The prediction has a mean pLDDT of 78. Predicted 3D model of a 119-nucleotide RNA (FMN riboswitch aptamer (RFN element)) from uncultured Leptotrichia sp. The organism belongs to Leptotrichia, within Bacteria.
RNA sequence: CUUCAGGGCAAGGUGAAAUUCCUGACCGGUGGUAAAGUCCACGAGCAAAUCUAAAUUAACUAUUAGUUGCAUGAAACGGUGUAAUUCCGUUACCGACAGUAAAGUCUGGAUGAGAGAAG
Numbered sequence: 001c002u003u004c005a006g007g008g009c010a011a012g013g014u015g016a017a018a019u020u021c022c023u024g025a026c027c028g029g030u031g032g033u034a035a036a037g038u039c040c041a042c043g044a045g046c047a048a049a050u051c052u053a054a055a056u057u058a059a060c061u062a063u064u065a066g067u068u069g070c071a072u073g074a075a076a077c078g079g080u081g082u083a084a085u086u087c088c089g090u091u092a093c094c095g096a097c098a099g100u101a102a103a104g105u106c107u108g109g110a111u112g113a114g115a116g117a118a119g
Stems, first nucleotide, its partner, number of pairs: 001119004011023003025105002027095002029042004037093002045070004051066004075091005097108003
């Protein structure tokens, strides 16, 4: 520099209206480590002070990056093994913001951004 880089409500109930409620179903970004949604670390969104840095301006505003806060949450038991909270078995749990009959799964910001991966 180029390319790539997120999945998911089947079936049914109530209702004027719900993929949002109820029964139930389904999904799991990136790096590390014995192979991980729940261990350690990181990423997307929103906000703040006028703090730090960059570039710009006559100066201010605005911009980008940093910083801080919120989003941010969730796992135990048993087994195998040199080694697993990662594998196997069992039973659990978690999931931003805006919109709308209350949403991890629909629509939207997003044909965006990005941890990072490949060449």